[in-house]
RNA sequence: GGGUCCGUAGCAGAGCCUGGAUAAUGCGCCUGGCUUCGGAGUCAAGGAGAAACUAGGAGAUCAUGGGUUCGAAUCCCAUCGGGCCCA
Repeated sequence: GGGUCCGUAGCAGAGCCUGGAUAAUGCGCCUGGCUUCGGAGUCAAGGAGAAACUAGGAGAUCAUGGGUUCGAAUCCCAUCGGGCCCA
């Protein structure tokens, strides 16, 4: 240099081929409920905090820019980054 595949919440990862409401899901994060544990203190009450289970919630304008279209994560072009192959 040429070809090809990939880029989607903090992480992983579907959706793309066949354009159409809400961008699914798991882990993580936040809040509530419940159960258990829970130092010192004479005891009790209370209790910061921790863990399991459970219910709910927030976070993405889909690598960047442009184009096509009534409508783009999805199609087209360029660019950037990464993997593989060829030279």
Notes: This is a predicted structure of an 87-nucleotide RNA (transfer RNA) from a Candidatus Aenigmatarchaeota archaeon. Its mean pLDDT, the model's own confidence on a scale to 100, is 81. Its Rfam family is "tRNA". It is annotated as a transfer RNA. The sequence was found in a public genome assembly.